[in-house]
c-di-GMP-I-GGC riboswitch aptamer from Desulfosporosinus nitroreducens, 86 nucleotides, folded computationally.
RNA sequence: UAUAUAAUUGGCAAACCCGUCGAAAGGCGGGGGCGCAAAGCUAUGGGUCUAAGGCUGAGAAUGCUAUGAUUGCCAGGUUGCUGUAA
Numbered sequence: 001u002a003u004a005u006a007a008u009u010g011g012c013a014a015a016c017c018c019g020u021c022g023a024a025a026g027g028c029g030g031g032g033g034c035g036c037a038a039a040g041c042u043a044u045g046g047g048u049c050u051a052a053g054g055c056u057g058a059g060a061a062u063g064c065u066a067u068g069a070u071u072g073c074c075a076g077g078u079u080g081c082u083g084u085a086a
Stems, first nucleotide, its partner, number of pairs: 001085004011036002016031006034072001040078003044075003047070003053065003
């Protein structure tokens, strides 16, 4: 530097449940374990989700809207363990 078939040390933790924060999406903590060679970090690009607030509207309808969220949606950036090869 490349690679991830086996092995080793381990690591993370889906759904769901409980508590908590939040308008929500969702986050955090505990349990749990579907899975993951970066399922470590980063919201940089795209996608997706939500719509408190704002706009529309007779309306608390409906619709639009990210400054909110998602890194276990895809990619980029960045850091790292083990084995193998050079």
The sequence was found by an Rfam model in a public genome assembly. The coordinates come from a structure-prediction model, not an experiment, and the mean pLDDT is 84.